[in-house]
Description:
The RNA shown here (Guanidine-I riboswitch aptamer) has 97 nucleotides and comes from Lederbergia galactosidilytica. Rfam family: Guanidine-I riboswitch aptamer. The literature on the family includes a 2004 paper in Proc Natl Acad Sci U S A by Barrick et al., "New RNA motifs suggest an expanded scope for riboswitches in bacterial genetic control". Rfam 15.1 lists 1,509 matches to the family in 1,281 species. The source organism's lineage runs through Bacteria, Bacillati, Bacilli, Bacillaceae and Lederbergia. Of the family's consensus pairs, 96% are formed in the model.
């Protein structure tokens, strides 16, 4: 210095917040309606490069098949989406090693 599947898609779970719903308080003659609140347990939503699992794809290998192998992986800050917010995206980035 070069090249590479270190593929890709779904379904979650850690995580996230507050659009909708639920819930709390407030106002009203109950209720509805409205307004506040996520220092509200929640459904709904977002959600992993380094968390899971399940199809499909690629190498490569010989026993040619419902077949096998395919390790690893420290990491900010700021900026974006979206209603908002993050292990979301920039990004297996800059940076260390």
């Nucleotide at each position: 210095a070069a090249a590479a599947a270190u593929g890709u898609u779904u379904u979650c779970u850690a995580g996230g917040g507050u659009u909708c719903c639920g819930c709390a308080a407030u106002u009203u003659u109950u209720a509805a309606u409205a307004u506040u609140g996520g220092c509200c347990u929640g459904g709904u939503c977002c959600g992993a490069g380094a968390g899971a699992a399940a199809a499909c794809u690629c190498a490569c290998g010989c026993u040619a098949g419902u077949c096998g192998u395919g390790u690893c992986a420290c990491g900010g800050a700021a900026g974006g989406a979206u209603a908002a917010a993050a292990g979301c995206c920039u990004g297996g980035g800059a940076g260390a090693a």